Source information
The RNA shown here (c-di-GMP-I riboswitch aptamer) has 76 nucleotides and comes from a Candidatus Aerophobota bacterium. The sequence was found by an Rfam model in a public genome assembly. Rfam family: c-di-GMP-I riboswitch aptamer. From the family's description: GEMM was predicted in a large-scale screen for bacterial structured RNA regulatory elements. Gene Ontology term of the family: cyclic-di-GMP binding. The prediction has a mean pLDDT of 85.

[in-house]
């Protein structure tokens, strides 16, 4: 420092539901709430997939896969 993840330590996010909003809609903000999660932090580049009011078309999912970018501990 790398690769790697422990019956360590400190801690961290927050599924599904529910409440309020936004949006044509997946969806997404925000409180609660936890099913989980060593990158469940970030980035929509490519493949996936959900939407598509609509003449075109947008958008969405990073907790699908893959990439790329940064990061705490430090046992084996």
């Nucleotide at each position: 420092a790398a690769c790697c993840g422990a019956u360590a330590a400190a801690g961290g996010c927050a599924a599904a539901c529910u409440g309020u909003u936004c949006g044509a809609a997946a969806g997404a903000a925000u409180a609660g709430g936890g099913c989980g999660c060593a990158a469940a932090g970030c980035c929509a580049c490519a493949g996936g997939u959900c939407u598509u009011a609509u003449u075109a078309a947008u958008g969405g999912u990073a907790g699908c896969u893959g990439g790329g970018c940064c990061a705490c501990c430090g046992a084996a």